[in-house]
Description: Model confidence (mean pLDDT): 81 of 100. Small-subunit ribosomal RNA, central domain from an uncultured bacterium, 375 nucleotides, folded computationally. It matches the Rfam family "Bacterial small subunit ribosomal RNA". Gene Ontology terms of the family: ribosome and structural constituent of ribosome.
Context: one part of a larger RNA
RNA sequence: UUGGGCGUAAAGGGUGCGUAGGUUUCCCAACAGGUUUCUUGUUAAAUCUCCAGGCUUAACCUGGAACAUGCGAGAAAAACCGGUGGGAUAGAGUAUGUGAGAGGUGCAUGGAACUCAUGGUGUAGGGGUGAAAUCCGUUGAUAUCAUGGGGAACACCAAAGGCGAAAGCAGUGCACUGGCACACUACUGACACUCAAGCACGAAAGCGUGGGGAGCGAACGGGAUUAGAUAAAUCCGCUUACCGCUCGUAAAAAAUCCCCGGUAGUCCACGCCCUAAACGAUCUUCUCUAGCUUUCUGGAGUAUCGACCCUCUGGGAGGCGAAGCUAACGCGUUAAGAGAAGCGCCUGUGAAGUACGGCCGCAAGGCUAAAACAU
Numbered sequence: 001u002u003g004g005g006c007g008u009a010a011a012g013g014g015u016g017c018g019u020a021g022g023u024u025u026c027c028c029a030a031c032a033g034g035u036u037u038c039u040u041g042u043u044a045a046a047u048c049u050c051c052a053g054g055c056u057u058a059a060c061c062u063g064g065a066a067c068a069u070g071c072g073a074g075a076a077a078a079a080c081c082g083g084u085g086g087g088a089u090a091g092a093g094u095a096u097g098u099g100a101g102a103g104g105u106g107c108a109u110g111g112a113a114c115u116c117a118u119g120g121u122g123u124a125g126g127g128g129u130g131a132a133a134u135c136c137g138u139u140g141a142u143a144u145c146a147u148g149g150g151g152a153a154c155a156c157c158a159a160a161g162g163c164g165a166a167a168g169c170a171g172u173g174c175a176c177u178g179g180c181a182c183a184c185u186a187c188u189g190a191c192a193c194u195c196a197a198g199c200a201c202g203a204a205a206g207c208g209u210g211g212g213g214a215g216c217g218a219a220c221g222g223g224a225u226u227a228g229a230u231a232a233a234u235c236c237g238c239u240u241a242c243c244g245c246u247c248g249u250a251a252a253a254a255a256u257c258c259c260c261g262g263u264a265g266u267c268c269a270c271g272c273c274c275u276a277a278a279c280g281a282u283c284u285u286c287u288c289u290a291g292c293u294u295u296c297u298g299g300a301g302u303a304u305c306g307a308c309c310c311u312c313u314g315g316g317a318g319g320c321g322a323a324g325c326u327a328a329c330g331c332g333u334u335a336a337g338a339g340a341a342g343c344g345c346c347u348g349u350g351a352a353g354u355a356c357g358g359c360c361g362c363a364a365g366g367c368u369a370a371a372a373c374a375u
Base pairs, nucleotide, nucleotide: 004346005345006344007329008328012343014201015200016199017198021194022193023192025088026087027086028085029084031082033081034080035077036076037075038074039073040072041071042070049065050064051063052062053061054060091191092188093187094186095185096183097182098181099180103177104176105175106174107173108172109171110154114150115149116148117147118146119145120144121143125136126135162169163168206272207271208270209269210268211267215266216265220261221260222259223258239251240250241249242248283342284341285340286339287338288337291320292319293318294317295316296315297314298313299312300311301310324331325330348375349374350373357368358367359366360365
C1' cells in the first nucleotide's frame, strides 16, 4: 500500500464560505465517447501448456496445436455511464403572510454597589487575623447624612430556557442589519451535496499606537509565618566522600498559605497575534429504523363569549428507553443503529509536535514537519 479504524484505547480539521475535483431526481429522442459482442492485423523466435515423434529411459531434442494480455482497423448492440436536444417537479431556491429570539453593529440612557472629592454630625479608634503586625486615624479616620465626580459590571426576571457557523451573546430604549421556523398558494426548473487550494471569522493571554483607570489584580514593595493536623524538602550545624594533617573542594534550597499596598493587565478605538479540555473529546449533507415523557416555538381541529384544557401536525432543546450497535462504559429518530456522497485524520512508546528547511509574525511565537538513537 491493501485493509481496518477515528465518543473514552492512536485518530474529526476551532468554525464558516468556497474554486478545481468527486458525487448527483424523473421522462422522451437521437448520438455512440466509455461499455459489450463479432471479424481481422499485430503482440519475433525460444520458453510455458497439450499432442505426436527421436536418442534403450529421463533430462534433452524435433514437429504440430493452443492459450494469455495490450494496441490498431472494421462491423454491430443501445441496458447502463456519458455528452447533446426537449420536457417534468418530488431535491434546491424565490415570492407572500405570520412568529420567536442575550444573533450582530452604532448611538442614547437607568438604578444598585464601589471608590474619590467637598460639606455636616461625631470621637478614638478603624482595619485585618487563628492571633497579630505592616497600614489608615486627633492635620479628625471608621460610622452616619448630604451634594458632586468617575469607571466597570448589569441583582431579581433566569429556566434541563433562547439565539448564533463556531468563538460567543444578558439592564433599558432607538436606528440599521444577518439568519431561522411555520402556513398557504404562486413562481424558477436540478439551479444540488461535499469540498484540496484560497478567503473570512476566531475565548483568554500577549503585542503596537493613543485614550481611560473605580474595583479586581500577575510582577513588585512591605507585614506575619503561631497552637494543632497532614505531607515533603532544606541552609547553618552535625555527618559523609576526597585528604597523612591543615587549608580547601564536592554532596545542597526555598516553597506554600494569610494580611497591608500595588504596576502591567482587565475597559475603549484602531491595527496585529491565531492558539485552547476551541469538547458533544462525536466532520458535513441526504434516506431509512418501536415508543413514553418534559420543555421552547409555529399551524390546524375541537371547545369556548373569550382564554385554558384536549387531539393532531411542523421545527428546536432535554430525560428514559424497542430493535440494533459497543471491549465495556454507554449510544439509541438530536445514534455511537441500517445505508449513500464528499472531505479531514490515525498506524507501538519515547525522542517530538522537537530539529532542519520553508511560509507567516513587530515580538512572543504560529503553521508545516522528520531522523539517529533507546525500548